[in-house]
Context: one part of a larger RNA
Molecule: small-subunit ribosomal RNA, 5' domain
Organism: metagenome
RNA sequence: GAUUGAACGCUGGCGGCAUGGCUAAAACAUGCAAGUCGAACGAUUAAAGCCCCUUCGGGGGUAUAUAAAGUGGCGAACGGGCGAGUAAUGCGUUCCUAACGUACCCUAGGGCCGGGGAUAGCUCAUCGAAAGGUGAAUUAAUACCCGAUAACCCCAGCGCACCGCAUGAUGUACUGGGCAAAAGCUUGCUACCCUUGGAUCGGGGAACGUGCUAUCAGGUUGUUGGUGAGGUAAAGGCUCACCAAGCCUAAGACGGCUAGCGGGUGUGAGAGCAUGACCCGCCGCAUCGGGACUGAGACACUGCCCGGACUCCUACGGGAGGCUGCAGUAACGAAUAUUCCGCAAUGCGCGAAAGCGUGACGGAGCAAUGCCGCGUGUGGGAUGAAGCCCCUCGGGGUGUAAACCACUGUCAGGGUUUAGAAACACAAUGAUCAGACCCAAAGGAAGGGCCGGCUAACUCUGUGCCAGCAGCCGCGGUAAUACAGAGGGCCCGAGCGUUAAUC
Numbered sequence: 001g002a003u004u005g006a007a008c009g010c011u012g013g014c015g016g017c018a019u020g021g022c023u024a025a026a027a028c029a030u031g032c033a034a035g036u037c038g039a040a041c042g043a044u045u046a047a048a049g050c051c052c053c054u055u056c057g058g059g060g061g062u063a064u065a066u067a068a069a070g071u072g073g074c075g076a077a078c079g080g081g082c083g084a085g086u087a088a089u090g091c092g093u094u095c096c097u098a099a100c101g102u103a104c105c106c107u108a109g110g111g112c113c114g115g116g117g118a119u120a121g122c123u124c125a126u127c128g129a130a131a132g133g134u135g136a137a138u139u140a141a142u143a144c145c146c147g148a149u150a151a152c153c154c155c156a157g158c159g160c161a162c163c164g165c166a167u168g169a170u171g172u173a174c175u176g177g178g179c180a181a182a183a184g185c186u187u188g189c190u191a192c193c194c195u196u197g198g199a200u201c202g203g204g205g206a207a208c209g210u211g212c213u214a215u216c217a218g219g220u221u222g223u224u225g226g227u228g229a230g231g232u233a234a235a236g237g238c239u240c241a242c243c244a245a246g247c248c249u250a251a252g253a254c255g256g257c258u259a260g261c262g263g264g265u266g267u268g269a270g271a272g273c274a275u276g277a278c279c280c281g282c283c284g285c286a287u288c289g290g291g292a293c294u295g296a297g298a299c300a301c302u303g304c305c306c307g308g309a310c311u312c313c314u315a316c317g318g319g320a321g322g323c324u325g326c327a328g329u330a331a332c333g334a335a336u337a338u339u340c341c342g343c344a345a346u347g348c349g350c351g352a353a354a355g356c357g358u359g360a361c362g363g364a365g366c367a368a369u370g371c372c373g374c375g376u377g378u379g380g381g382a383u384g385a386a387g388c389c390c391c392u393c394g395g396g397g398u399g400u401a402a403a404c405c406a407c408u409g410u411c412a413g414g415g416u417u418u419a420g421a422a423a424c425a426c427a428a429u430g431a432u433c434a435g436a437c438c439c440a441a442a443g444g445a446a447g448g449g450c451c452g453g454c455u456a457a458c459u460c461u462g463u464g465c466c467a468g469c470a471g472c473c474g475c476g477g478u479a480a481u482a483c484a485g486a487g488g489g490c491c492c493g494a495g496c497g498u499u500a501a502u503c
Base pairs, nucleotide, nucleotide: 001503002502003501004500006499007498008497009496010495013374014373015372016371017370018369019367020366021332027329028328030327031326032325035074036073037072040071041070049062050061051060052059053058081285082284083283090210091209092208093207094206095205096204097203100202101201105198106197108195109194110193111192113147114146115145116144123136124135125134126133127132153178154177155176156175157174159172160171161170163168183190184189185188211257212256213255218248219247220246223245224244225243226242227241228240229239230238260282261281262280263279264275265274266273267272287308288307289306290305291304310321311320312319313318338364340363341362342361346360347358348357349356350355377407378406379405380404387398388397389396390395411444413439414438415437416436417435418434420433421432447492448491449490450489451488452473453472454471458487459486460485461484462483468475469474
């Protein structure tokens, strides 16, 4: 000098764009953050609509629509948060997978036949304080099951062609065996089943690179390899049985300490050094530890089970919970915001659609936390008011500064209005922001640090090694440009300084 997710002191007008718990991955009251589909299904219903009756209280019916709950489908594995752990099962770069998967979407070929038994809901009974449960009867489906049909799909056998770095890959003939389906409505649409290819997203593997420490020198028994089996979508000690005795290590194994990694960011002429907030990619985690279930996908933040700690309810028998989502609380700390508005836009889930949901997101609020922009007036105005300061008492400084005169209208304020963010056949649609025009009026808007040298800027008074200053050198003991006050000046300016940290 530059920089910061900063804090502190003094000060503080406006706007735009960003940023904002770095500490306790310590604990959490309350609300919300994942639903949707009646065009899969049965059974129902509050209000409103229409019709009928009415004793004017109400009652009955009905198509459409539909609340709460249930069966079923899809989603809930995304999105959002955090960085605890991890020094390599991670990340980065380049490759490999002839060892793999992929719901929804696209493409191509084919198919969608027949039958059956249940069960939730509802009703009844019953247990329990509750959470919740038990029994009986009964009902539907795109839920479940059985059968049929079927290949270029799967398995086994036996061949051919062709290709490859090995196991082998690809194409194809034959034989045997095996596997499927669901309907709905607005009647031409959407679903459903099998197979092919694609797209997308992932799983696995290799090389190289990726902190400090030798006051850590030996480490290892599923350890290293083989055979066989199991397991997986898939190679593999991934797991197991048996066999062999290997494997890593001074180019640092093993141990200890620290740490998420990268794109990037800061600084620097660069090399480098430091760093990894916000945004993007990857990884890991979800009170702590373990486990599997469902599913195309999880070993699953707001799913399940078990154990631990903690908190809450309880009729003491037993139950409930998980903010490292958005707000918010208390705690910790030098320190970090609203229990806000909206689904109008973008995107995502569901739905044929209308649409519904979405603390993702879009916005507003708070904070000078940062960067950028604007303003706090403009022109004229005295050999120059007053006040204050200095003085050699003549005068000098503040200083065109003020007053005064003329003018302008940025921002803030008030009013009117509608370009735009709006695009979804038409129509309708803005939470919020914004544009244009008019009005009034100099009014509402300047401070901070410094002035001995480094370093731009000087005098007076007070103090008297005191009180104090200080980044370094150093000032202060009676003439202090270094302390304190004042006048003046210098540098920045809605900021200015200090502290901390990096280069």